This is a predicted complex of two RNAs, RNase P RNA and transfer RNA, with 404 nucleotides together.
Rfam match: Bacterial RNase P class A. The family's RNA type in Rfam is ribozyme.

RNA sequence: GUGACCAGGCGAUCGCGUGCCGAGAGGCAUGAGGAAAGUCCGAGCACCAUCGGGCAGGGUGCCGUCUAACGGACGGUGGAGGCGACUCCAAGGAGAGUGCAACAGAAAUAAACCGCCCGCGCUUUCGGCGACGGGUAAGGAUGGAAAGGCGAGGCAAGAGCUCACCCGCGGCCUGGCGACUCGUCCGCGCUGUAAACCCCACCUGGUGCAAGAUGCAAUGGGACACAUGCGGAGCCCGCCGCGUCCCGGCAAUCGCUGGAGCCUCCAUGGCAACAUGAGGCCUGGAUAGAUGAUCGCCCAAUACAGAACUCGGCUUAUGGGCACGCUC
RNA sequence: GGGGCGUUAGCUCAGCUGAUAGAGCGCGGCAUUCGCAUUGCCGAGGUCAGGAGUUUGAUUCUCCUACGCUCCACCA
Numbered sequence: 001g002u003g004a005c006c007a008g009g010c011g012a013u014c015g016c017g018u019g020c021c022g023a024g025a026g027g028c029a030u031g032a033g034g035a036a037a038g039u040c041c042g043a044g045c046a047c048c049a050u051c052g053g054g055c056a057g058g059g060u061g062c063c064g065u066c067u068a069a070c071g072g073a074c075g076g077u078g079g080a081g082g083c084g085a086c087u088c089c090a091a092g093g094a095g096a097g098u099g100c101a102a103c104a105g106a107a108a109u110a111a112a113c114c115g116c117c118c119g120c121g122c123u124u125u126c127g128g129c130g131a132c133g134g135g136u137a138a139g140g141a142u143g144g145a146a147a148g149g150c151g152a153g154g155c156a157a158g159a160g161c162u163c164a165c166c167c168g169c170g171g172c173c174u175g176g177c178g179a180c181u182c183g184u185c186c187g188c189g190c191u192g193u194a195a196a197c198c199c200c201a202c203c204u205g206g207u208g209c210a211a212g213a214u215g216c217a218a219u220g221g222g223a224c225a226c227a228u229g230c231g232g233a234g235c236c237c238g239c240c241g242c243g244u245c246c247c248g249g250c251a252a253u254c255g256c257u258g259g260a261g262c263c264u265c266c267a268u269g270g271c272a273a274c275a276u277g278a279g280g281c282c283u284g285g286a287u288a289g290a291u292g293a294u295c296g297c298c299c300a301a302u303a304c305a306g307a308a309c310u311c312g313g314c315u316u317a318u319g320g321g322c323a324c325g326c327u328c
Numbered sequence: 329g330g331g332g333c334g335u336u337a338g339c340u341c342a343g344c345u346g347a348u349a350g351a352g353c354g355c356g357g358c359a360u361u362c363g364c365a366u367u368g369c370c371g372a373g374g375u376c377a378g379g380a381g382u383u384u385g386a387u388u389c390u391c392c393u394a395c396g397c398u399c400c401a402c403c404a
Stems, first nucleotide, its partner, number of pairs: 001324003005321002008298007016031006033304001037315002040313005045208004052237004057204005062076005077091001078089004092199002097197002099193003113140002115136005120130004148166002151163003167189005172183001175180001212254003215250001220247005229242004249402001261281004266277004329400007338353004347384001355371005377393005
């Protein structure tokens, strides 16, 4: 670093849920997790009359592939860290626009405070002084960030002003499906921030099984509306419907578990995720809510933790152990 | 089971369009009074629930965790 890894085992007694058998007593079978958790994503399914159009809103964000789908997985690219095995990254755009950058500092996207230089004036004249005019971003001080770096030339002093080298960005070129990359070429020197607004590309109707369906009883009572109104779960249009609120009452049956299901030293394709095929298996479904308790032996047996419609992921919690690969 | 919201001083709450956090009540001291209350002045008191990340900088933006509050069945 990796793992569809293990998550106590066996026996006895008592007990619970579900299914089947039985007239009954009872018997037989079966019965939590890797996270069942958080509810953070993606779906199935159900309803919102149909969700028809538009807007707003929300989400994702390097490239390719996989997948029912995803914000997931795999393989790459680029960047960061490490001697290394390897690990980490919400990683489009700051050459469209707007905002912000406190304090410090002369100045925060733009610059003259000190310094340096020239001129002018005064003067006690190899110099000094100035509420003076100008040049200068090389030097000083501040900051997370100060106008590419360094050397030489050049200049009154300086400056990519010029040149060599280096750094960065864009174009062209080489290779690649692509992100990107190579190079002796050409041009340029542009602050940071988008987990600020925003721009670009792609995706997106909403609500969640307390969704919803069926049935019994009652055909319950009260209040307000009766259309320039109200409702159709953000808004508008279209279209459609007629209602809204309070009190009261069975907490019945279905939805409910066989499914994008599980297993394999399997086969084929692929670096892999995965796909196709073959063989085998049936493995909780409650509604006050089952899956437990005691004893004995083995033993390291001591963690986190308990299904509530169902799947695929992610994240978080977790004692101890096993196997394999690699580095110093 | 499924949604939504919150956590800031001892208590109740602001601040949340990022720049060093305030108000009322309470608490302490002083003045006023014979003394107390009232009133006035001054002061103390904060891991902004915890941990990571983005940013020069986080109470504020994003993610994870903990705790608390609240709403939701059917008959219709």